[in-house]
RNA sequence: GAAGCGUUGGACAAGAGGUUAAGUCGCCACACUUUCACUGUGGAGAUCACGGGUUCGAUCCCCGUACGCUUUA
Repeated sequence: GAAGCGUUGGACAAGAGGUUAAGUCGCCACACUUUCACUGUGGAGAUCACGGGUUCGAUCCCCGUACGCUUUA
């Protein structure tokens, strides 16, 4: 230099065109407990890396940029 894959709450991670973006861990509150932990219930937390395009509608498809990983010259 070229090609491929990835980027989604604090961490991990599903969703692959249709309107509450699932779940686990963590965090907060409550219950339980003498207290802590465990367990249970509930809650907060994501403008889906950024900028354009396609579409009635984009986390999803296309292009570019940035970052990471892999392969290759």
Notes: Predicted 3D model of a 73-nucleotide RNA (transfer RNA) from Mucilaginibacter gossypiicola. The coordinates come from a structure-prediction model, not an experiment, and the mean pLDDT is 80. Its Rfam family is "tRNA". Rfam's curators write: Transfer RNA (tRNA) molecules are approximately 80 nucleotides in length. RNAcentral holds the sequence, with entries from ENA.